[in-house]
Context: one part of a larger RNA
């Protein structure tokens, strides 16, 4: 000089504490390990792997097994030499298909030398989701949104190096302020950038209706308006600006006015020098090596959905703050043309029919759900819970056996709150409710968003974790 201490001082974070509400027990989803298997493809493995890649395995996908097939490879291309023939397309046949074999058909321009297209041959090649992420780019996690992390003169030291950057305060913050052999800078803090909270101008359809008329059983229906709501562009506002206190007259720090909003207002993007030879050769891309009538390619079925069992991450529950029947109110963000699909009729229903309207602030998906009202159950394995099974069906698509989703009907299983342990979260959150997307023929308890309801607690820093600063010990480097 790090790095280390069951060394010390000082500081911070849902780190403990205070509290809410899970898991961990049950069933089921889902991924993993182990088994098993022709094959269950492959990667991910403490925190930072395990609803992870995969924003969607019935065939494709699909790499993996099996069996059947192709050989310059219908993914592309270069050269030479041959032909107008293959190949496609139609018939036969064989065959589950690819694929064989057989029949037909047989390019275009020409200055007739020839070119072009297309083939066969044959040559260099292609091809590889084989290997190696410890040969690499890129990109990614994570420390950590932690406050660090260097430099350039100068001084100091033989010199490895130090000083700045340490002290005394203060912050979220090496943020700023005193003071100092430093005195500038620079990446990183923070602004600048979207977004939400207030308001003001401009504009008013497709959005909106106070006031006026008109009309319906009703409905902004319609004339008219642009007030108001609201869109969506410009703006304005928040700076510790203002007062008192405190503090070293400093930076702050507490408390107050005034404001929609107060000391970063709240949320997101943004990730410094590095670690972890982390992840990633299976997005790509590349060195190097392996393979070439196979480690490449076609095709068909089959597997990735297997199950004595272990973990991980979620649904739904074990119920009266409940269940169940009938009424009845209020969202935001989305999405729509191989689309989204309304009154209307058929079905108990999934759903069918049928197509008015919408390339959408006009239509449409669209019922929001908990809530509220009322009635009905009475503490049971129940009107609780729905797993499981038998039957009848819907769609979707070539095809749902293996292996799809969702309806009726009947069935009614473990479960009566969960051990040692462990998780999240400080506010419009936690907890509880739907609702949309994306991917997608179809398939959502998972992701990503959206709003609706809306709490409890924090005395504080003794411990437990991780992190930062200074300072001590070291047989570590």
């Nucleotide at each position: 000089u790090g790095a280390c201490g069951g060394g010390g001082g000082c500081c911070c974070g849902c780190a403990c504490a205070a509290g809410c509400g899970g898991u961990g027990g049950a069933g089921c989803a889902u991924g993993u390990g182990g088994u098993u298997u022709a094959a269950u493809u492959c990667g991910a493995u403490u925190c930072a792997a395990c609803g992870c890649g995969a924003a969607g395995a019935a065939c494709c996908u699909u790499a993996c097994c099996u069996g059947g097939g192709c050989u310059u490879g219908a993914a592309a291309a270069g050269c030479a030499a041959u032909u107008g023939a293959u190949c496609a397309u139609c018939u036969c046949g064989g065959g589950a298909a690819a694929c064989c074999g057989a029949g037909a058909c047989u390019u275009c321009c020409u200055u007739c030398g020839g070119g072009u297209c297309a083939a066969u041959u044959g040559u260099a090649c292609a091809g590889g989701u084989g290997c190696u992420g410890c040969a690499u780019g890129g990109c990614u996690g994570u420390c950590g949104u932690c406050a660090g992390c260097u430099c350039g003169u100068g001084u100091c030291g033989u010199g490895a190096g130090a000083u700045g950057u340490u002290g005394g305060g203060u912050u979220a913050a090496g943020u700023c302020c005193c003071g100092c052999a430093a005195c500038g800078a620079g990446c990183g803090c923070a602004a600048c950038c979207c977004u939400u909270g207030u308001c003001c101008u401009u504009a008013g359809u497709u959005g909106c209706c106070a006031u006026c008329a008109g009309g319906u059983u009703a409905u902004g229906c319609u004339g008219g308006g642009c007030a108001c709501u609201c869109u969506a562009a410009g703006g304005a506002g928040a700076c510790u600006g203002c007062c008192g206190a405190c503090u070293u007259u400093a930076a702050g720090u507490c408390g107050g006015a005034g404001g929609a909003a107060g000391g970063u207002g709240g949320g997101g993007a943004c990730g410094a020098c590095g670690u972890c030879a982390a992840g990633u050769c299976a997005u790509c891309a590349u060195g190097g090596u392996c393979u070439u009538u196979a480690u490449g390619u076609c095709c068909a079925g089959g597997g990735c959905u297997a199950c004595a069992c272990a973990c991980g991450u979620g649904c739904u529950a074990c119920a009266a703050u409940g269940g169940c029947u009938a009424g009845u109110a209020c969202a935001g963000a989305g999405g729509g043309g191989u689309g989204c699909a309304a009154u209307g009729c058929c079905g108990c229903g999934a759903g069918g029919u049928g197509g008015a309207g919408c390339a959408a602030a006009u239509c449409c998906c669209a019922a929001a759900a908990a809530g509220c009202u009322a009635g009905u159950c009475u503490c049971a394995g129940u009107u609780c819970g729905g797993a499981u099974u038998g039957g009848a069906g819907u769609c979707u698509g070539c095809a749902a056996c293996u292996c799809g989703a969702c309806u009726c009907c009947a069935u009614g299983a473990a479960g009566u709150u969960g051990g040692a342990a462990u998780c999240g979260c400080u506010a419009g959150u936690a907890a509880u409710c739907g609702c949309a997307g994306a991917u997608c023929a179809g398939c959502a308890u998972g992701c990503u968003g959206c709003g609706g309801u809306g709490a409890a607690u924090a005395c504080g820093u003794u411990c437990c974790c991780g992190g930062g600063c200074c300072u001590u010990g070291u047989a570590c480097a």